This is a predicted structure of a 74-nucleotide RNA (transfer RNA) from an uncultured Clostridia bacterium. Model confidence (mean pLDDT): 83 of 100. It was read from a public genome assembly. It matches the Rfam family "tRNA". From the family's description: Transfer RNA (tRNA) molecules are approximately 80 nucleotides in length.
RNA sequence: CUACCUGUGGUGCAGCUGGAUAACACGUCAGACUCCGACUCUGGAGACCCGCGGUUCGAAUCCGCGCAGGUAGA
Numbered sequence: 001c002u003a004c005c006u007g008u009g010g011u012g013c014a015g016c017u018g019g020a021u022a023a024c025a026c027g028u029c030a031g032a033c034u035c036c037g038a039c040u041c042u043g044g045a046g047a048c049c050c051g052c053g054g055u056u057c058g059a060a061u062c063c064g065c066g067c068a069g070g071u072a073g074a
Stems, first nucleotide, its partner, number of pairs: 001073007010026003019057001028044005050066005
């Protein structure tokens, strides 16, 4: 320098044929249970999706330019 891949709650991830308040697990908070804890059960909060711009009636999802990490080749 070039090509490709990844970037979503605190963590790991799903969502990839554009269309219903972005799913799930762990963690976290509250309650139940217990003598107290743990386990288990119930319920809640928490991401508008790396940034900016574009296409579209509508974008996490498509396109462009950047940023960060990784892989490969010069």